[in-house]
RNA sequence: GCCUGCAUAGCUCAGGGGCAGAGCACUAGUCUUGUAAACUAGGGGUCGUGAGUUCGAUUCUCACUGUGGGCU
Numbered sequence: 001g002c003c004u005g006c007a008u009a010g011c012u013c014a015g016g017g018g019c020a021g022a023g024c025a026c027u028a029g030u031c032u033u034g035u036a037a038a039c040u041a042g043g044g045g046u047c048g049u050g051a052g053u054u055c056g057a058u059u060c061u062c063a064c065u066g067u068g069g070g071c072u
Stems, first nucleotide, its partner, number of pairs: 001071007010024004018055001026042005048064005
């Protein structure tokens, strides 16, 4: 230099056009002499950035940024 995958909650990841989710973590409560575990409830997201297509984009297209892999 060329080709290609990935980027979504604090972490690990789903979701691939119509109100953004799970597990773990966090907070509060119940339980316990106390802690942990268990159970119940709750908070937390400009879906990497910018444009395009569309009535509507986390989702499709392009560029860029970051990161991983391959080829030379």
The RNA shown here (transfer RNA) has 72 nucleotides and comes from Tigriopus californicus. RNAcentral holds the sequence, with entries from Ensembl Metazoa and Rfam. Its Rfam family is "tRNA". Rfam classes the family as a transfer RNA. The coordinates come from a structure-prediction model, not an experiment, and the mean pLDDT is 85.